């Protein structure tokens, strides 16, 4: 000076409520008295679990999801540690000056482009084992003029030759320097950098100041398609259990009628009707699930670390469309002002985001403001 990360989320004290819970009292409505009531995200419901029904021999197919390495974990797209690869920037310092350096830090869907198919706009000669606008350069080849006895030389046509310079681009076949050439070029050569073997060092991801070989791009693109690997049934507490009315309704079992409706011209036949009893689904409604849990605190031990083992302690909302609220007073933090004998004191305002609804463990997002500790650089 800059950065990472932890914690806390006003406090005491009255008054009036509000919703489980225990206990007394009351037949009951209720009444007293004791106790206890939101969060770091209770949120988005993006991930994983667990619980509970359903389904399920195994095994492909199809689909999704995940991807650098080692670990942690109940499991993960989460951590945590390491590797790679990209990127700042503050004090500072360096400079007239533009401006350069500058830790810790941020940030990476970070498997595979030598299986295979596809892309690449616009510019631009040329976008892939490429190409020639502009520039270089006429040294071979062939003609032509003009000089020389001649070997030649000197001019220009053609045929051509090169990628150094310019210029397109997000991207154009290493780079600096030499040599070398007609001009150029890994064309040769020196360092630099690139690949491969191989040898150290690491579980590994990789590294490597070592050794050797290679004149050397083998481009880019996979949150294109794909190809590898791993991993995945489905529905969700309105899961799912119990018990369980009144109305219709369904089944059985006795009784009563030989009726009485519909069918039809009539008979027969069919079909509907009554009255008790039981039994068995369901619905209203109740009751469970439901808060003791990968759990909180503290210590102490193994790890770097995330995490995990032991020990003692606690026991801390459990409604069922929702209850945790109002308001006063004094302290406290912040602001803005006044006053002041510079130690103080007065006024005003403000104090966030937000709300449990089966649990849990990430993640992401919202959040006035305050504490604490790591690490780095400097003077």
């Nucleotide at each position: 000076a800059g950065u990472c990360g932890g914690c806390c989320a006003g406090g005491c004290g009255a008054u009036c409520g509000c919703c489980g819970g225990g206990c007394g009292c009351g037949c009951a409505a209720g009444c007293g008295c004791c106790g206890g009531g939101a969060g770091g995200a209770a949120a988005g419901u993006c991930c994983g679990g667990g619980c509970u029904c359903c389904a399920u021999a195994g095994g492909g197919c199809a689909g999704g999801a995940u991807g650098c390495c080692a670990g942690c974990u109940a499991a993960c797209g989460g951590c945590u540690g390491g590797g790679c690869g990209c990127u700042a920037u503050a004090a500072g310092c360096c400079g007239c000056a533009a401006g350069g350096c500058g830790a810790a830090g941020g940030c990476g869907a970070c498997g595979g482009a030598a299986a295979g198919u596809g892309g690449a706009a616009c510019a631009g000669a040329g976008a892939g084992c490429a190409g020639a606008c502009c520039g270089c350069c006429u040294a071979a080849g062939u003609c032509c003029g003009g000089g020389g006895c001649a070997a030649c030389c000197c001019g220009g046509a053609c045929c051509g030759g090169c990628a150094a310079g310019g210029g397109u681009g997000a991207a154009a076949c290493g780079g600096u320097g030499g040599g070398g050439u007609a001009a150029g070029a890994g064309c040769c050569c020196a360092c630099c950098g690139c690949g491969c073997c191989g040898g150290c060092g690491g579980c590994a991801a990789c590294g490597u100041u070592c050794g050797g070989c290679g004149g050397c791009a083998c481009g880019c693109u996979a949150a294109a398609c794909c190809c590898c690997a791993u991993c995945c049934g489905g529905a969700g507490c309105a899961a799912g259990g119990c018990c369980a009315a009144a109305u219709a309704g369904g089944g059985a079992a006795g009784c009563a009628u030989c009726g009485g409706c519909g069918u039809g011209g009539c008979c027969c036949g069919c079909g509907c009707u009554g009255c008790u009893u039981c039994c068995g689904g369901g619905u209203a409604g109740g009751c469970u699930g439901c808060u003791u849990g990968a759990g909180c605190c503290u210590g102490u031990c193994a790890g770097c670390g995330a995490u995990g083992g032991c020990a003692g302690g606690c026991c801390u909302a459990g409604a069922g469309g929702a209850a945790u609220g109002a308001c006063c007073g004094c302290c406290a933090c912040g602001g803005c002002u006044c006053c002041g004998u510079c130690a103080g004191g007065g006024g005003c305002c403000g104090c966030a985001c937000a709300g449990a609804a089966c649990c849990c463990g990430g993640c992401u997002u919202a959040u006035c403001g305050g504490c604490c500790g790591g690490c780095u650089u400097c003077c």